[in-house]
Context: one part of a larger RNA
RNA sequence: GCGUCGUCAAGGAACUCGGCAAAAUGGCCCCGUAACUUCGGGAGAAGGGGCGCCGGAGAGAGACCGGCCGCAGAGAAAAGGCUCAAGCAACUGUUUAGCAAAAACACAGGUCUAUGCGAAACCGAAAGGUGAGGUAUAUGGGCUGACGCCUGCCCGGUGCUGGAAGGUUAAGGGGAGAGGUUAGGGAAACCGAAGCGUUGAACCGAAGCCCCAGUAAACGGCGGCCGUAACUAUAACGGUCCUAAGGUAGCGAAAUUCCUUGUCGGGUAAGUUCCGACCCGCACGAAAGGCGUAAUGAUCUGAGCGCUGUCUCGACGAUGCACCCG
Numbered sequence: 001g002c003g004u005c006g007u008c009a010a011g012g013a014a015c016u017c018g019g020c021a022a023a024a025u026g027g028c029c030c031c032g033u034a035a036c037u038u039c040g041g042g043a044g045a046a047g048g049g050g051c052g053c054c055g056g057a058g059a060g061a062g063a064c065c066g067g068c069c070g071c072a073g074a075g076a077a078a079a080g081g082c083u084c085a086a087g088c089a090a091c092u093g094u095u096u097a098g099c100a101a102a103a104a105c106a107c108a109g110g111u112c113u114a115u116g117c118g119a120a121a122c123c124g125a126a127a128g129g130u131g132a133g134g135u136a137u138a139u140g141g142g143c144u145g146a147c148g149c150c151u152g153c154c155c156g157g158u159g160c161u162g163g164a165a166g167g168u169u170a171a172g173g174g175g176a177g178a179g180g181u182u183a184g185g186g187a188a189a190c191c192g193a194a195g196c197g198u199u200g201a202a203c204c205g206a207a208g209c210c211c212c213a214g215u216a217a218a219c220g221g222c223g224g225c226c227g228u229a230a231c232u233a234u235a236a237c238g239g240u241c242c243u244a245a246g247g248u249a250g251c252g253a254a255a256u257u258c259c260u261u262g263u264c265g266g267g268u269a270a271g272u273u274c275c276g277a278c279c280c281g282c283a284c285g286a287a288a289g290g291c292g293u294a295a296u297g298a299u300c301u302g303a304g305c306g307c308u309g310u311c312u313c314g315a316c317g318a319u320g321c322a323c324c325c326g
Base pairs, nucleotide, nucleotide: 001321002320003319004318005317006316007315008314010312011311014310019307027051028050029049030048031047036041038146052068053067054066055065056064069073081305082304083303084302085301087299088297089296093105094104109144110143111142112141113140114139115138121130122129123128147292148291149290150289152222153221154220157219158218159215160214161213162212163211166210167209168208172204173203177199178198180196181195184191185190223241224240225239226238227237250284251281262278263277264276265275266274
């Protein structure tokens, strides 16, 4: 000097990103327990008191009464710190074996969709198998994620579903015609049957696409400018342009706010964090759900009480190591 452990005057978080670590709390019995709540809970809330030994009555545990001892009676060890207020996720669960345990995943519940059974979906050249020895109160897929209150407008684009009059359209069918060959004809130029080959127009040809509808808990989307009230400011109101429709409810500087430490209020002596408001939402918003919510959480944020060597500020001790001597 380092590791581990123990103790400490006064102060008590002044430490620090942050009470990280440590300290404190701790058992049993009794008293007593708030908001809130889904009436189960919250609760071991919080906050208090008691605890050893001997004797008494009693069958006896205990309680009660009386007495006794110590610094100390749950005499050692094991053995909850608590409260207030927010965010997120309902919850118990699951996860990155070896840097992440979470607000991520899952979840009951909700909804959409496919599937009538040799089901859809999936594995497999196939046979066959899973689904299922199930049958729509079933099975697969997508999204959402307890519960409560709710879930607005847009179908123009994309997708899906339905439609079939018209347009377009493949193979195939169809063969008009064209040209090749040549028996023959012709003096020649050349013409040229049948056959065989090559090519091939019209016309007939489905689904699809175009087209017509429906559909957003399908993919998605949900405006701009100008003016206006008898102070000012603001604009219930008006005008105009564009759109498929121009963001409803609720929430809002938010796990979302750039400007921003926004402004006001609270808490502090002092608060870029926190809580409550406001709304100018750079760039919330309704199942990629919106807003609430008791309980739950090795979650995250702020505050307080208790407690402390975290600190002011260090000291001493124990033990192991380093180090020195032999």